[in-house]
């Protein structure tokens, strides 16, 4: 340098192009205990960026960013 594959809560994964992006697990709070654990119930939290197609984008395209890889 050229190709290839990813990029979503803290973290580990969902989400035919179409319902408010859902769950686990962590963190706050409340129940339950004498008091913890465990175990109910709830609240916080998230599409790497900036364009484009689309009636409608986390999905499709391109551009930049960043990660791993395969050639040279």
């Nucleotide at each position: 340098g050229u190709c290839c594959u990813c990029g979503u809560a803290g973290u580990u994964c969902a989400a035919c192009g179409g319902a408010u992006a859902g769950a686990a697990u962590a963190u706050c709070u409340c129940c339950c205990u004498c008091c913890g654990a465990a175990g109910g119930a709830g609240a916080u939290g998230a599409u790497g960026u900036g364009a484009g197609u689309u009636c409608g984008a986390c999905u499709c395209u391109c551009g930049c960013c960043g990660a791993g890889g395969a050639c040279a």

A computed fold for a 72-nucleotide RNA from Candidatus Kaiserbacteria bacterium RIFCSPLOWO2_01_FULL_53_17, annotated as transfer RNA. It matches the Rfam family "tRNA". Rfam's curators write: Transfer RNA (tRNA) molecules are approximately 80 nucleotides in length. Rfam classes the family as a transfer RNA.